Model confidence (mean pLDDT): 89 of 100. Large-subunit ribosomal RNA, domain IV from a soil metagenome, 345 nucleotides, folded computationally. RNAcentral holds the full RNA, with entries from MGnify.
[in-house]
Context: one part of a larger RNA
């Protein structure tokens, strides 16, 4: 030096991306307990006080319940009794140690804030989450030989020994408030009309050959499915949700006006945000000092409503901030105990 354990003066996160690590707490009773809330919770909230061993009426109280004694329906019977024996909270008093849960076992805790409602699931050997899943919403197929799905386009089989309060697919994701506007496109759905059209049909004229019926090659009028055009509806289908110019009696803005251009121009609610480039935006708070926190503001490069939106009690080996408590994390190391390296034999 490294590994493992262990104790430290004075300070007490100065340490570092960050209390990682490591100390605090810690058990049982008894007092005591905010905001907030789906009234369940929160909560062990925080915060306190007590524990050992003698002695006292072995005390309240409770378990079991024997002798005697009473009734009759003479029993392994009932009521009464209250002996012995055991547990026993709590009271008084006394006494010890530094120290009584005297070792072990055995939560530090407290505020705000983001995300996900929770419990759960997950990269088996680098990610446990904010991903997945969920309960609950919503769309949308399917009337039963369902629809899907599987199988050599098969039998079959599952779906289901179900039957639209069922079963399949999607999307969202507890609960509460709520979910604007576009149907131009693209994708479903519906439209006995019209237009385009394959096979099919084969009207007309043509050629070969025959003396002709005929045989044959060839031309192609008409008719002609489904798409597709057409016409309509649907956004909890795929998406989409502008620009310039002026304008109010200080300025500054602009409720107001004009215009282009679109299928319509983004409404509630949030907003420098897990989204903010410019930027450490700007005020305020919190420190002595704060690129992060938190709370406003809105100039949203580039939020926004089931690709869900804003909140939200509880939950969380979650992510960011902060006190308080604690400490060899640090100022700065020091020594102890043990394992190796390392030097010698």
């Nucleotide at each position: 030096c490294u590994c493992g354990g262990g104790u430290g003066a004075a300070g007490g996160a100065a340490c570092u991306c960050g209390g990682c690590a490591a100390a605090u707490u810690g058990a049982c009773a008894c007092c005591g307990u905010a905001a907030c809330u789906u009234c369940g919770g929160g909560a062990g909230a925080a915060g306190g006080u007590g524990u050992g061993c003698c002695g006292c009426g072995c005390u309240a109280g409770g378990g079991u319940g024997a002798a005697g004694g009473g009734a009759c329906u003479u029993g392994c019977u009932c009521c009464u009794g209250g002996a012995g024996c055991c547990c026993g909270a709590g009271g008084c008093g006394g006494u010890u140690g530094c120290a009584g849960u005297g070792a072990a076992a055995c939560g530090g805790g407290a505020g705000c804030c983001g995300c996900g409602a929770c419990u759960g699931u997950u990269u088996a050997a680098u990610a446990a989450a904010a991903a997945c899943a969920c309960a609950g919403c919503a769309c949308u197929c399917u009337g039963c030989u369902a629809a899907c799905a599987c199988g050599u386009c098969g039998a079959g089989u599952g779906g289901a020994c179900g039957u639209a309060u069922a079963g399949g697919g999607u999307g969202u994701g507890a609960c509460g408030c709520c979910u604007g506007c576009c149907c131009g496109g693209u994708g479903c759905c519906g439209g006995a009309a019209g237009g385009u059209u394959a096979a099919g049909u084969g009207a007309u004229g043509g050629g070969g050959u025959g003396c002709a019926a005929g045989c044959u090659c060839u031309u192609g009028a008409u008719c002609g499915a489904a798409g597709c055009c057409c016409c309509g509806g649907u956004a909890a289908a795929c998406g989409g949700c502008g620009g310039c110019c002026g304008u109010a009696a200080c300025u500054a803005u602009a409720a107001c006006g004009g215009u282009c251009c679109u299928a319509a121009g983004g409404u509630a609610g949030c907003g420098a945000a897990a989204u903010u480039c410019c930027u450490u935006g700007u005020c305020g708070g919190g420190u002595a000092a704060g690129u992060u926190c938190c709370g406003a503001c809105c100039u949203g490069c580039a939020c926004g409503a089931a690709u869900g939106g804003c909140g939200u009690a509880a939950c969380g080996a979650u992510g960011g901030c902060u006190c308080u408590a604690c400490u060899g994390u640090c100022u700065c190391c020091a020594c102890c105990c043990g394992a190796g390296a390392c030097u010698c034999a």
Its Rfam family is "Bacterial large subunit ribosomal RNA".